Large-subunit ribosomal RNA, domain I from Lachnospiraceae bacterium XBD2001, 540 nucleotides, folded computationally.
Lineage of the source: Bacteria > Bacillota > Clostridia > Lachnospirales > Lachnospiraceae.
Its Rfam family is "Bacterial large subunit ribosomal RNA".
Context: one part of a larger RNA
RNA sequence: AGCGCAGGGUGGAUGCCUUGGCACUAAGAGCCGAAGAAAGACGUGAUAAGCUGCGAAAAGCCGCGGGGAGGUGCAAAUAACCUGUGAUCCACGGAUAUCUGAAUGGGGAAACCCGGCUGGUUAAGCCAGUCAUCCAUACGCCAAUACAUAACGUAUGGAAGGGAACCCGGUGAACUGAAACAUCUAAGUAACCGGAGGAAGAGAAAGAAACAUCGAUUCUGGGAGUAGCGGCGAGCGAAACCGGAAGAGGCCAAACCGAGUCGCGUGCGAUUCGGGGUUCGGACCGCGGAAUUGAUUCAUGGAAGACAGCAGAAUGGUUUUGGGAAAUCCAACCAAAGAGGGUGACAGUCCCGUAAGCGAAGUUUGACAUGACAUGGCGGUAUCCAGAGUACAUCGAGACACGAGAAACCUUGAUGGAAUGAGCGGGGACCACCCCGUAAGCCUAAAUACUACUUAGUGACCGAUAGCGCAUAGUACUGUGAAGGAAAGGUGAAAAGGACCCCGGGAGGGGAGUGAAAGAGAACCUGAAACCCUGUGUUU
Numbered sequence: 001a002g003c004g005c006a007g008g009g010u011g012g013a014u015g016c017c018u019u020g021g022c023a024c025u026a027a028g029a030g031c032c033g034a035a036g037a038a039a040g041a042c043g044u045g046a047u048a049a050g051c052u053g054c055g056a057a058a059a060g061c062c063g064c065g066g067g068g069a070g071g072u073g074c075a076a077a078u079a080a081c082c083u084g085u086g087a088u089c090c091a092c093g094g095a096u097a098u099c100u101g102a103a104u105g106g107g108g109a110a111a112c113c114c115g116g117c118u119g120g121u122u123a124a125g126c127c128a129g130u131c132a133u134c135c136a137u138a139c140g141c142c143a144a145u146a147c148a149u150a151a152c153g154u155a156u157g158g159a160a161g162g163g164a165a166c167c168c169g170g171u172g173a174a175c176u177g178a179a180a181c182a183u184c185u186a187a188g189u190a191a192c193c194g195g196a197g198g199a200a201g202a203g204a205a206a207g208a209a210a211c212a213u214c215g216a217u218u219c220u221g222g223g224a225g226u227a228g229c230g231g232c233g234a235g236c237g238a239a240a241c242c243g244g245a246a247g248a249g250g251c252c253a254a255a256c257c258g259a260g261u262c263g264c265g266u267g268c269g270a271u272u273c274g275g276g277g278u279u280c281g282g283a284c285c286g287c288g289g290a291a292u293u294g295a296u297u298c299a300u301g302g303a304a305g306a307c308a309g310c311a312g313a314a315u316g317g318u319u320u321u322g323g324g325a326a327a328u329c330c331a332a333c334c335a336a337a338g339a340g341g342g343u344g345a346c347a348g349u350c351c352c353g354u355a356a357g358c359g360a361a362g363u364u365u366g367a368c369a370u371g372a373c374a375u376g377g378c379g380g381u382a383u384c385c386a387g388a389g390u391a392c393a394u395c396g397a398g399a400c401a402c403g404a405g406a407a408a409c410c411u412u413g414a415u416g417g418a419a420u421g422a423g424c425g426g427g428g429a430c431c432a433c434c435c436c437g438u439a440a441g442c443c444u445a446a447a448u449a450c451u452a453c454u455u456a457g458u459g460a461c462c463g464a465u466a467g468c469g470c471a472u473a474g475u476a477c478u479g480u481g482a483a484g485g486a487a488a489g490g491u492g493a494a495a496a497g498g499a500c501c502c503c504g505g506g507a508g509g510g511g512a513g514u515g516a517a518a519g520a521g522a523a524c525c526u527g528a529a530a531c532c533c534u535g536u537g538u539u540u
Stems, first nucleotide, its partner, number of pairs: 001539009015525001016490002020462002022459007029451002031162002039100003042055003046078002050074002061094003065090002070082003105114003115131007133159008166197001167195005177184001181231001207214002218245005228236002249443003252387001256275009281385003284380004293374002297372005304365004309358002315331003320327001332349002334338001340352003392416007402428001423438005477484002497524001500511004
C1' cells in the first nucleotide's frame, strides 16, 4: 500500500410527520375614494429589535349585546396592575385617527418647508375652521366699444386616484406556419391607451325565410369541419333550421290641442313648457268609460337569512403488557350523534366537537303584501304626421367565414345627393313579379363571463430539491434603474433543557442526576451513500 472483517467519524439521502400550498364545489360579496382611498413613513408597550394591533385619546377610548374566570398579543421572564361593581375575549354601532399619498392654500429631492383669511384665546404664542384645478347650473359684475359680449367673481352640485380577472371601445406588432418567401398565416392575438359594471355588450325586425311560415336579444347541444373562402397553398370557416337554458317588453320626435316668451313686414314665424302619441300605426271623426299590467317612483309593513353565541346522549374494571392505555381481556351503554381533531400507542361513550334543535339590543340582505302613483278600449280612413346632408351613387378603405370576386348586406374618408306611405328598404350583381319589413331617436331584467375577497367543504392533488417564489419572504442579497430574487421545517409525552464533582484558559469531555430512551443533549426523530479514521486478518 491492496483486499477482507469489525467499530467509529463525517454527511443529510430515505422513512414517518405537517403548521403550508395546489385544484375544484356550493353559497356570499362583487367595489374603495375629497366625510381624504389603495399603498406607505414615523410613532405608540414598565422593560421592546422584529411582526401584529393601534394613532399624540396611539397592543388602545365609549355604548349596546354575547360570555362567565381569569387576564395584560406573537413571546419566555421579572415587576406593577386589572377582574363577580363581570375583566380579558367575541359581534355590532360610535369616538379618536400624526405625516405622505388623487393630495387639493403655495412649494417640494414623498413622509419635509413656507403661508393668507375668519373666529377664539394669549406674555410670547397657540387652538379651531377655511383657501387647488376642471365641468355643470344659477347669479353678480364688466374691456377694447355705444348697446352688448369675452374676461372676472360668488354660491351649489359633480369629477379626479386605486383595484385580480371578466366586459366594451381606440391604436395595433413580430417571432412563427406556409418545410424558402412577398398575398396569406400568427391575429385583430400580445402590448399600450380610454371607459363602465357586478356583470358588460346585444336587444323588441327597414329581420329570417320561401309561396309554408316564424316572431327581440343572449348562451348552449347539434347542423359541421358541412356550405364556402384560400399563392384553391398553408390554412380560414359560417348561417338558416332543430333541441335546450332563460323569457318582457317599453319610452320619445312629429301631426293635433293649450299656455307663456321673443322677432318683425301685425298675422305670421321662431322658441320654451304642458297635454296628445308611438307602428295590433297615430292625429282627426264617431262610440265608450272600465278590465288589465307594473321592470319605474314613493311610503308603510315584513317572512326568512347573514354578522356573536346556547345547549348537546352514552364505560367501567386491582385482567395482561407498557414510561404512558385509547391496545388486550372481561362485562356494559348511547346513537337523528360510529364526520373530524386532541389527549403519554389505535377512544362512538375523557376533552373539543358532531346529529337534531334553540338564539339578537344592534347592523345588514330582503321574498312578499298593502296603499299612492303610473299604465290602459272599439270602429271609420277624406285630410295631416311618421327621425335629411340621411338613404343612395361614384372613388378609396374597413368589417362580414367571404383575400375584388358575379359581391349583395354593414361601417365611412372624399365628391355629389333623393323620395314622403300610390312612399321607402330587403330577399347575395342586376331587372320584373311576388313576399317580408318600416332606416336615418332612446331604454330594457333573466339565461352568459370572471374571482382579488368572505364562509363552508371536497380531492385515485403535493408532502420540505415536492407543493405557491415564500410551511411564509417579495425578506436577505444583486442591480444607477426598470427589475431580478434565494436558502432555511421535526429534542421530548412533559424542559423534567443536565444541580453538584473532576480534567481543561476555553471549547469540549468524564462522572452524577432527569427521562421509556441522552447511541433523544439543543450542531437534538430516523440517520443511506460518497469521503475520512482506528483495530485486526491476510498478501506483497